[in-house]
Context: one part of a larger RNA
RNA sequence: GAGUAGCGAUAAUGCGAGAAAGAACUCGCACGCCGAAAGUCCAAGGGUUCCUGCGCAACGCUAAACGACGCAGGGUGAGUCGGCCCCUAAGGCGAGGCAGAGAUGCGUAGUCGAUGGGAAACAGGUUAAUAUUCCUGUACUUCAUAUUAUUGCGAUGGGGGGACGGAGGAAGCUAGGUUAGCCAGUUAUUGGCAUGCUGGUUUAAGGUUGUAGGUAGAGGGUUUAGGCAAAUCCGGAUCCUCAAUACUGAGAACUGAUGACGGGGUUCCUUCGGGGACCGAAGUAACUAAUGCUCAACUCCCAAGAAAAGCCUCUAAGCUUCAGAUAAUGUGAAACCGUACUCCAAACCGACACAGGUGGACAGGGUGAGAAUCCCAAGGCGCUU
Numbered sequence: 001g002a003g004u005a006g007c008g009a010u011a012a013u014g015c016g017a018g019a020a021a022g023a024a025c026u027c028g029c030a031c032g033c034c035g036a037a038a039g040u041c042c043a044a045g046g047g048u049u050c051c052u053g054c055g056c057a058a059c060g061c062u063a064a065a066c067g068a069c070g071c072a073g074g075g076u077g078a079g080u081c082g083g084c085c086c087c088u089a090a091g092g093c094g095a096g097g098c099a100g101a102g103a104u105g106c107g108u109a110g111u112c113g114a115u116g117g118g119a120a121a122c123a124g125g126u127u128a129a130u131a132u133u134c135c136u137g138u139a140c141u142u143c144a145u146a147u148u149a150u151u152g153c154g155a156u157g158g159g160g161g162g163a164c165g166g167a168g169g170a171a172g173c174u175a176g177g178u179u180a181g182c183c184a185g186u187u188a189u190u191g192g193c194a195u196g197c198u199g200g201u202u203u204a205a206g207g208u209u210g211u212a213g214g215u216a217g218a219g220g221g222u223u224u225a226g227g228c229a230a231a232u233c234c235g236g237a238u239c240c241u242c243a244a245u246a247c248u249g250a251g252a253a254c255u256g257a258u259g260a261c262g263g264g265g266u267u268c269c270u271u272c273g274g275g276g277a278c279c280g281a282a283g284u285a286a287c288u289a290a291u292g293c294u295c296a297a298c299u300c301c302c303a304a305g306a307a308a309a310g311c312c313u314c315u316a317a318g319c320u321u322c323a324g325a326u327a328a329u330g331u332g333a334a335a336c337c338g339u340a341c342u343c344c345a346a347a348c349c350g351a352c353a354c355a356g357g358u359g360g361a362c363a364g365g366g367u368g369a370g371a372a373u374c375c376c377a378a379g380g381c382g383c384u385u
Base pairs, nucleotide, nucleotide: 013030014029015028016027017026018025031382032381033380034379039362040361041360042359045342046341049340050074051073052072053071054070055069059067060066079140080139081338082337083336085118086117087116091112092111093110097106098105099104121138122137123136124135125134141334142333143332144331145330146329147328148327149326150325151324152319153318157314158313159312160311165301166300167299168298171294172293173292176288177287178286179285180284181201182200183199184198185197186196202260203259206255207254208253213248214247215246216245217242218241219240220239221238222237223236224235226234227233261283264279265278266277267276268275269274302305348357349356364376365375366374
C1' cells in the first nucleotide's frame, strides 16, 4: 500500500424462550428454498469423521456456549446381505518344452484372475449410537449322521443344460396412484350447521394351487460307419400308440394372520426430555396404471451376438450282505472376514469446510406426451460475516 480488496452462488429472514456474556447455538411459532433433489439407500474412495459428556488456545475466512475442532468414554453382533468358497472371461503366472551368450522372452499341462455364472429370510419391535445381523413371530437351504423303506450304484470321461445381439410392438398383470365406502376427530369467541373439513383405512417371505401367456409334438419298440473307450444317454434311420401331453409361467385366490401394526384411552414412574404395563376403531370396493414382472418370450433385422462350474443324464475302471443311490423322519453343524459414519459431498478426487468432477438403485400429487416446465408431499435446508 491499507484497516483497502475480500469474507466463495441474491434460497431470506422475523419474533419469543433457554443458558455468565449472543445477529449466527438449542427449542417454539411464522416466512422462504430444493423436491429425477439441495430427499432416501448402495458401490468406489475415505477411516472413527458415528454417539455421549466436558471444553474453546489453535482450526472454522467474523463471534461462538456450536462444530466434520481438542480431551475422555462408548459404539459395528449374520447358515440366508457382501466377501471367503465352487466356476470360468480378458489378462497374469507358468512344471516339462522352445528360443537366447546370458539376463530373460514365449508358451503346453496346469494355476490364478469378476466387472459375469453358482444353495437358502421375511415382517414387526428395539439402541444415544447396529440391525434382512439383536429380540418376537413365521420360514428356507446345504452338509454330516442315525433309523426305516425301496434299490444298480459308480467319473477328472460322453451328452444335455447353463447360454446370452440389436430394434420394435402388443397383450396380461403388479408396485404405485385416484375416487368412493368405512372408522375416528372436528367446524375456529359461544350454541348450532352438512352431501362440510381433517386424518386413517397398513400387513412380508414362505406354503398350497397352477391361471393369462410362452415353448416343444409327447411316449414306446427296433436299428445304428458318429459323440477318441463304453453307454440303456445324445445324434442318425425306421415302426407303433396318443391327440393332446410335457416343460415353463407373472399375477390372483386361500393360508401365513384368533398374529403384527393401527388414532387414541386407562394406569404407574419421571431427572419433566420421556419411559413401563394393559386395552385398542375402521382396516373394503371400483377405476387407472408403469421405464417393473410374464419376457433370456414374440416379431423383424444383420454386423450373427462369452466361457466354465453347480445341475440333469449315460456308462468305464470298480464295487455289488459292504460301499453307493432314492424317499421320509430324528439329531447335529453352517467357521472366518466386512457391517459405525460419509457417499453428487464440508468426510472421495481437485493444496481450502473450493459455484468443478464422481458409477448404480428408489421415482409421490397438480399441470403435461414427458424423468421437460412451474407449484407442492415425504424428507432436507436458509448456502459460517